The RNA shown here (transfer RNA) has 72 nucleotides and comes from Acidilutibacter cellobiosedens.
The RNAcentral record of the sequence draws on ENA and Rfam.
The same sequence occurs in records of 3 taxa.
The coordinates come from a structure-prediction model, not an experiment, and the mean pLDDT is 81.
RNA sequence: GGCCUCAUGGUCAAGCGGUUAAGACGUCGCCCUCUCACGGCGAAAACAGGAGUUCGAUUCUCCUUGAGGCUA
Numbered sequence: 001g002g003c004c005u006c007a008u009g010g011u012c013a014a015g016c017g018g019u020u021a022a023g024a025c026g027u028c029g030c031c032c033u034c035u036c037a038c039g040g041c042g043a044a045a046a047c048a049g050g051a052g053u054u055c056g057a058u059u060c061u062c063c064u065u066g067a068g069g070c071u072a
Stems, first nucleotide, its partner, number of pairs: 001071007010025003018055001027043005048064005
C1' cells in the first nucleotide's frame, strides 16, 4: 500500500429498513432485614463522526476516525 471484519448505556451484548433500541452485570432509589449481604420492585444511562438512498436508516451505500486480522 491492497483486502477483510468490527464500532450500540460504565462493562458485556441482542436487534439488521417501520414505534418505547431487548437482556445481563454494574450504579442510584424504595421495600425486606436489628444492620449488612441476599432477595423483590423501580429509575437513570447507548446506536463512532459526516454525507447519500428512502415516505422512513442503528440497519443499506460512500467517505473519515478508531480497533483487529490477512497479504505484498
Rfam family: tRNA. Lineage of the source: Bacteria > Bacillati > Bacillota > Tissierellales > Acidilutibacter.